[in-house]
RNA sequence: GGGCAAUUAGCUCAGCGGGAGAGCGCUGCUUUCACAAGGCAGAAGUCGCUGGUUCAACCCCAGCAUUGCCCA
Numbered sequence: 001g002g003g004c005a006a007u008u009a010g011c012u013c014a015g016c017g018g019g020a021g022a023g024c025g026c027u028g029c030u031u032u033c034a035c036a037a038g039g040c041a042g043a044a045g046u047c048g049c050u051g052g053u054u055c056a057a058c059c060c061c062a063g064c065a066u067u068g069c070c071c072a
Base pairs, nucleotide, nucleotide: 001071002070003069004068005067006066007065010024011023012022013021018055026042027041028040029039030038048064049063050062051061052060
């Protein structure tokens, strides 16, 4: 320098045009002498950034950034 893939909650990930979600973790309550486990409730997101397409974008398109892999 070229190619491919990934980027969504604190972590691991799903979601492929019309409601942003799960598990674990975190907080509060409950239970216990206490802790853990269990039960109930809750918080936490500019969906990497910019622009475009569309009535409507996490999703489609372009560029940029970061990370990983391959080639040179």